[in-house]
Molecule: Bacterial RNase P class A
Organism: Deltaproteobacteria bacterium
RNA sequence: ACAGUAGAACAGAUGGCCGCCGCCCUGUUUACCAGGGGGGAGGAAAGUCCGGGCUCCACAGGACAAGGCGCUGGGUAACCCCCAGUCCCGGUGACGGGAAGGAAAGUGCCACAGAAAACAAACCGCCCCUGAUUCACAGGGGUAAGGGUGAAAAGGUGAGGUAAGAGCUCACCAGUUCCGCUGGUGACAGCGGAAGCUAGGUAAACCCCGCCUGGAGCAAGACCAAAUAGGGAGAUGCCUGAGAGUUGUCCGCUCAAAUCUCCGGGUAGGUCGCUUAACCCUGAUGGUAACAUCAGGGGUAGAUGAAUGGCCAUCAUCCCUAGGCAGGUGACUGUUUAGGGAAACAGAACCCGGCUUAUGGUCUGCUGUGACA
Repeated sequence: ACAGUAGAACAGAUGGCCGCCGCCCUGUUUACCAGGGGGGAGGAAAGUCCGGGCUCCACAGGACAAGGCGCUGGGUAACCCCCAGUCCCGGUGACGGGAAGGAAAGUGCCACAGAAAACAAACCGCCCCUGAUUCACAGGGGUAAGGGUGAAAAGGUGAGGUAAGAGCUCACCAGUUCCGCUGGUGACAGCGGAAGCUAGGUAAACCCCGCCUGGAGCAAGACCAAAUAGGGAGAUGCCUGAGAGUUGUCCGCUCAAAUCUCCGGGUAGGUCGCUUAACCCUGAUGGUAACAUCAGGGGUAGAUGAAUGGCCAUCAUCCCUAGGCAGGUGACUGUUUAGGGAAACAGAACCCGGCUUAUGGUCUGCUGUGACA
């Protein structure tokens, strides 16, 4: 200098003019109006993918189904989130990713090729016997060491053995299972031994095992006001309980004399919910960290067809061009002057904690490559 990787904060500032919304005070007090004072979108407000607070059913239990999670330990109100680790995979590396329990409970699937893809098997080949005698050919038997197909075909090397071969036997190695020791809270790691045990993969297939789970949602819900036709028809039932009770089924429980279905009519206005929060900032202590505890300080828009905007000037930031000065062996770097240009992604709607996605420049750590000393 280039390329990569991980992280942090920022998301312009000041002044002037005009224009909006809330709150407080004053003017005379209601409306209206006027004056003064303070405040007024984000790091993702986005996606609606998760978890909750809050509201209602409702006093709300059990079973099944259904759904979610799945290595270990910690954090949190909680989570499919965060931190630290273990193992596996990718990368030269810094680092990144993981849908990370069980295939020895069972059932499935592994295209094509190939003889054969899990109770495996014989296409070429090798060996033995017979016909018919050397060869060729035919039939019968044995074989899975060699070859072929494939992502994968009964572990590898060597020796013995055999009619020919084969873990058939042995030695060494690899894998699997079991046992023991050491370290660790643990997932696991290291070491040693035994067994010839040696034919897989897949559960992001069904399934098995373990843990967890009421539901709906601010268009929740509460209150006020107003209007209409508290209209018509049908079915079932009336305490021996029809029916209703917020995922589904059943049981239990509660309410209940009415319940359900169809047709028709009226209203759609206002107030609250609505912003003080598991909140933010600073410091100390503990912890590898996530985070926890304590102390002090702060109090942060509340719209409702939807407010926070527009113009001008200067400065800051970034990019390009031209020049000056300084440093350096060099590649280059720093600073400064002038001119031109750019200014990203994007708008709260009950409120929080996460994840994911979009995006501008700056800074910091680490890895690799190249050049020079």